[in-house]
Small-subunit ribosomal RNA, central domain from an uncultured Pseudomonadota bacterium, 350 nucleotides, folded computationally.
Context: one part of a larger RNA
RNA sequence: CUGGGCGUAAAGCGCACGUAGGCGGCUUCUUAAGUCGGUGGUGAAAUCCUGGAGCUCAACUCCAGAACUGCCUUCGAUACUGGGAAGCUCGAGUCCGGGAGAGGUGAGUGGAACUGCGAGUGUAGAGGUGAAAUUCGUAGAUAUUCGCAAGAACACCAGUGGCGAAGGCGGCUCACUGGCCCGGUACUGACGCUGAGGAACGAAAGCUAGGGGAGCGAAUGGGAUUAGAUACCCCAGUAGUCCUAGCUGUAAACGAUGGAUACUAGACGUAUCGGGUAUCGACCCCUGAUGUGUCGCAGCAAACGCGCUAAGUAUCCCGCCUGAGUAGUACGGCCGCAAGGUUGAAACUC
Repeated sequence: CUGGGCGUAAAGCGCACGUAGGCGGCUUCUUAAGUCGGUGGUGAAAUCCUGGAGCUCAACUCCAGAACUGCCUUCGAUACUGGGAAGCUCGAGUCCGGGAGAGGUGAGUGGAACUGCGAGUGUAGAGGUGAAAUUCGUAGAUAUUCGCAAGAACACCAGUGGCGAAGGCGGCUCACUGGCCCGGUACUGACGCUGAGGAACGAAAGCUAGGGGAGCGAAUGGGAUUAGAUACCCCAGUAGUCCUAGCUGUAAACGAUGGAUACUAGACGUAUCGGGUAUCGACCCCUGAUGUGUCGCAGCAAACGCGCUAAGUAUCCCGCCUGAGUAGUACGGCCGCAAGGUUGAAACUC
């Protein structure tokens, strides 16, 4: 390379959008580029192969054939692929009527709690632990009552509940705004799928500038523990955690499972919408669609397990893997303020 693979053995990009490219529904006509068949030309010689011949054999040499799997030309074929034309509606989308939702952004606002401050009551302890001590307290703490301030997070509801492409999203109200689902079947007429590059988003931590700072709390200090204790426990506590603007671009970014389409037993739960029967009414019963779960037939799988939300049966496109270590390192490139990220080896060892 071919091939075989990618849930857990090496291997799915964190995620979606989209350029080129690849692939692409049904019908008719046309073309004949791909495709298929025939003709003609060419495909030097040698080599290779087959048959024969010559050196005593062989290597070697000679003769003949075949082959040279290719290219060009021309005549045909038209199922499939491609090009052109026309049409279609089931893919895709638009429209109309409903619906659920922590989807996003901005503004406003509420109560509980913690902490601090002021005031009242009140007196000797409080706090903390396995036990203690550091610590706080007669300059009046802890406890308790009232008031004020500030920041951050939103108990119950709350649910293998919901929404979102992923990251993620949870008090309440308003404004703006994205997607999805159900029903209708009016419209467009293949407008589709994937997607190298690219550009957008992307937890936490970290960085820059300016704010903010209640609680918590890397670092740090102290008290304990211990042989030691740069820890686990305790008392303090800075960055940070929060906001605004920008950067970073990584995670066990996980379902360790790329996206799309079609097909393939059932059973039970749950969320949203609809239909039917019946009713005072109703998730009480039957049933359709979509989402989300638990089991499970066939099938798959090394096993574990997966099983209409596939890891089953197939097709299309992308990404990735190819023994372990060295190493996600070095060098170089690109990106970044830096931290670092990304791309990514080899010697050598086994």
The prediction has a mean pLDDT of 88. RNAcentral holds the full RNA, with entries from ENA.